[in-house]
Predicted 3D model of a 461-nucleotide part of an RNA (small-subunit ribosomal RNA, 3' major domain) from a Candidatus Saccharimonadota bacterium. Rfam family: Bacterial small subunit ribosomal RNA. The coordinates come from a structure-prediction model, not an experiment, and the mean pLDDT is 82. It was read from a public genome assembly. The source organism's lineage runs through Bacteria, Bacteria candidate phyla and Candidatus Saccharimonadota.
Context: one part of a larger RNA
RNA sequence: UGACGGGGAUCAGCACAAGCGGUGGAUUAUGCUCUUUAAUUCGAUGCUAACCGAUAAACCUUACCAGGGUUUGACAUCUAGGGAAGCACUACGAAAGUAGAGUGUGCCUUUUGGAACCCUAAGACAGGUGUUGCAUGGCCGUCGUCAGCUCGUGUCGUGAGAUGUUUGGUUAAGUCCAUCAACGAGCGCAACCCUUGUGAAUAGUUGUAUUUUUCUAUUCAGACUGCCUUAGUAAUAGGGAGGAAGGAGGGGAUGAUGUCAGGUCAGUAUUACCCUUACACCCUGGGCUAGAAGCAUAAUACAAUGGCUGGUACAAUGCGCAGCAAAGCCGCGAGGUGGAGCAAAUCGCAUCAAAGCCAGUCUCAGUUCGGAUUGGAGGCUGAAACUCGCCUCCAUGAAGCCGGAAUCGCUAGUAAUCGCAGAUCAGCAAGCUGCGGUGAAUACGUCACUGAUCUUGUACA
Numbered sequence: 001u002g003a004c005g006g007g008g009a010u011c012a013g014c015a016c017a018a019g020c021g022g023u024g025g026a027u028u029a030u031g032c033u034c035u036u037u038a039a040u041u042c043g044a045u046g047c048u049a050a051c052c053g054a055u056a057a058a059c060c061u062u063a064c065c066a067g068g069g070u071u072u073g074a075c076a077u078c079u080a081g082g083g084a085a086g087c088a089c090u091a092c093g094a095a096a097g098u099a100g101a102g103u104g105u106g107c108c109u110u111u112u113g114g115a116a117c118c119c120u121a122a123g124a125c126a127g128g129u130g131u132u133g134c135a136u137g138g139c140c141g142u143c144g145u146c147a148g149c150u151c152g153u154g155u156c157g158u159g160a161g162a163u164g165u166u167u168g169g170u171u172a173a174g175u176c177c178a179u180c181a182a183c184g185a186g187c188g189c190a191a192c193c194c195u196u197g198u199g200a201a202u203a204g205u206u207g208u209a210u211u212u213u214u215c216u217a218u219u220c221a222g223a224c225u226g227c228c229u230u231a232g233u234a235a236u237a238g239g240g241a242g243g244a245a246g247g248a249g250g251g252g253a254u255g256a257u258g259u260c261a262g263g264u265c266a267g268u269a270u271u272a273c274c275c276u277u278a279c280a281c282c283c284u285g286g287g288c289u290a291g292a293a294g295c296a297u298a299a300u301a302c303a304a305u306g307g308c309u310g311g312u313a314c315a316a317u318g319c320g321c322a323g324c325a326a327a328g329c330c331g332c333g334a335g336g337u338g339g340a341g342c343a344a345a346u347c348g349c350a351u352c353a354a355a356g357c358c359a360g361u362c363u364c365a366g367u368u369c370g371g372a373u374u375g376g377a378g379g380c381u382g383a384a385a386c387u388c389g390c391c392u393c394c395a396u397g398a399a400g401c402c403g404g405a406a407u408c409g410c411u412a413g414u415a416a417u418c419g420c421a422g423a424u425c426a427g428c429a430a431g432c433u434g435c436g437g438u439g440a441a442u443a444c445g446u447c448a449c450u451g452a453u454c455u456u457g458u459a460c461a
Base pairs, nucleotide, nucleotide: 001461002460003458004457005456007455008454009453010452011451012450013449015446016445019410020409021408022407023406026300027299028298029297030296031295032294033293034291035290042053043052064286065285066284067283068282069281070280073125077124078123079121080120081119082118083117086103087102089100090099091098092097107114108113127275128274130273131272136269138264139263140262141260143258148187149186150185151184152183153182154163155162156161167178168177169176193252194251195250196249198221199220200219201218202217203216204215224246227240228239229238230237231236302403306362307361308360309359310358311357312356318349319348320347323342324341328337329336330335369400374395375394376393377392378391379390380389416438417437418436419435420434421433422432
């Protein structure tokens, strides 16, 4: 000087407390461990792994396994020889492919050749999701959006170093003020950026029945403790006015020096090592979907603030041409048919929604709760739905009556609850990313936890 303390002081934080809703019990989905397996590919493992890489495993993907094949190779460059490329056929085969027999003669050109493409031969080489994230780059997680981390000159100290950065206030903040052997400065903080809330101006198509309004786009204005007041040297704090908004208005992006030899060699790049008739490459089928058990995250429930039936109201974000698909007709339905319109503020997904509201019924029961499981019949996508997809109808109706110890999230348009859209995608969403609807309760306070600052002890570095 740091680090540590079951030392001290101060401060902050959904850290506790005050509240609301969950998890832990049930069933299912998904991931993981373990076990099994020919293979169940690999990675991630307290916080910081476990709906994570994966924003889609039937084939492909795919890296794994079994079998069938290839060896200058699926891909790149070079050399030599031949042939345009391409198209179609026969036999064998699960396919990959192997063997064979045809057709076709293009473009540029100095008629030698050239460009693209294909075949053959030999070798330089290709290739490797093989190992090492403890050789690395890059990127990312975390402490933490915590308020810290440093430097120049000066001064003090033999020196390591200290000072500045301490102290008293204040702040979300090393934010600012006062003081001080310090005076300044840098990276962080804040601001500049995007979005939302108010108004104005301009322009409006495809939006509105015309003006007004709404809406869309652009540009401005507006908030600064500016004004009043109380306290204070000041910074600032409390209250008030005006205002759509008040003291950082709400939200986002933005992550200092560093820590964890944190994660990733399987996204790519890359050192070194290893394989080279195989640890490379192609194909068919299987596996990644197994299942005694355990863990994690979710979905659905256990009901009357509810279930069912009928009627009725109100969104926003988005997406669409190998696409979205209307009206009409058929089907109980999934869906089929149909094809208007639309490269979309025009048309469609989409009556744009559900909870909501108005009626009726059920009357506390394993039920008109709950929907797992199973049987049957169908639909859709796709060469293909057995292993292994989703959906519909009929029947079946399991566990479950609010969950032990323990434990998680959340402070306002938040929690809770309700639906909608998108990415991925042929098909497949209980996951993810967004969007809006309805819309609370509580915070007296700071003992414990985590972090920060100062201080103190130490046989630690």